[in-house]
């Protein structure tokens, strides 16, 4: 010095519920709030969900594809404070 675990410490991030706005939805964004996170920081590339107005495909009104969301759903990829043992 770098690497990992993990206690202190400082500092973060904001579930769920409101409220207003977008959006077809799932869900996003600000406010408030404060479940919880050592990456609950940033990426949809694998997979899992979730949504499906519109378009395509097959069909008795549904399913399939496409499409779009979830990074706080798990993997992988980058990047980061502190710091006894």
């Nucleotide at each position: 010095c770098u690497a990992g675990u993990c206690a202190a410490a400082a500092c973060g991030u904001a579930a769920a519920a409101c409220c207003a706005c977008u959006g077809g939805a799932a869900a996003g964004u600000g406010g408030u709030g404060a479940c919880a996170c050592a990456a609950a920081g940033c990426c949809u590339c694998a997979g899992a969900u979730c949504c499906c107005a519109a378009g395509u495909u097959c069909a008795u009104u549904g399913a399939a594809c496409c499409g779009g969301a979830u990074g706080g759903c798990u993997g992988g990829g980058c990047u980061a404070c502190c710091a006894a043992g």

A computed fold for an 85-nucleotide RNA from an uncultured Geobacteraceae bacterium, annotated as c-di-GMP-I riboswitch aptamer. It was read from a public genome assembly, where an Rfam model found it. Its mean pLDDT, the model's own confidence on a scale to 100, is 83. Its Rfam family is "c-di-GMP-I riboswitch aptamer". Gene Ontology term of the family: cyclic-di-GMP binding.